[in-house]
RNA sequence: CGGGGUGUGGCCUAAUGGUAAGGCACUUGCUUUGGGAGCAAGGGAUUCCGAGUUCGAGUCUCGGCACCCCGA
Numbered sequence: 001c002g003g004g005g006u007g008u009g010g011c012c013u014a015a016u017g018g019u020a021a022g023g024c025a026c027u028u029g030c031u032u033u034g035g036g037a038g039c040a041a042g043g044g045a046u047u048c049c050g051a052g053u054u055c056g057a058g059u060c061u062c063g064g065c066a067c068c069c070c071g072a
């Protein structure tokens, strides 16, 4: 320098263009002598940034950024 891929709560993984879901973690309560485990409830993401298409974008298009892979 060229090509391809990925980017979504603290972490991991989903979501056919139509209310962003689940697990772990966290908080509270119950249970336990306590820890751990279990049960119940609850909080937390305007989806990497910007623009465009659309009635409507995490999703489609364009540009940028970061990371990974391949090639030179």
Base pairs, nucleotide, nucleotide: 001071002070003069004068005067006066007065010024011023012022013021018055026042027041028040029039030038048064049063050062051061052060
The RNA shown here (transfer RNA) has 72 nucleotides and comes from a Patescibacteria group bacterium. The RNAcentral record of the sequence draws on ENA. It matches the Rfam family "tRNA". Rfam classes the family as a transfer RNA. The source organism's lineage runs through Bacteria and Bacteria candidate phyla.